[in-house]
RNA sequence: UCCCUAAAAAGGCAAACUUCACCGAAAGGGGAGGGCGCAAAGCCAUAGGGCUAAGGUGCACAAUGUACUAUGCUAGCUAGGCUGCUGAA
Numbered sequence: 001u002c003c004c005u006a007a008a009a010a011g012g013c014a015a016a017c018u019u020c021a022c023c024g025a026a027a028g029g030g031g032a033g034g035g036c037g038c039a040a041a042g043c044c045a046u047a048g049g050g051c052u053a054a055g056g057u058g059c060a061c062a063a064u065g066u067a068c069u070a071u072g073c074u075a076g077c078u079a080g081g082c083u084g085c086u087g088a089a
Stems, first nucleotide, its partner, number of pairs: 004087001012038002017033004022029002036076001042082003046079003049074003055069005
């Protein structure tokens, strides 16, 4: 230095939920509170998976719907890439 991450230490992040005259069509995101948990639950949407369907297309037009679709989202779904704390075997 690399793989690995036991014990301990220093810390870190922040699920559900609550709230906001916030953003968004929605999924979801952001701020505040809150802690389920996480050795990368730090960052990246490259591949797969999942979520949503504004717009588009088809069908219906008795109705104002319905089916498909990501350019949207998810990194706390998996894989992958980059970076980082500690130090036993």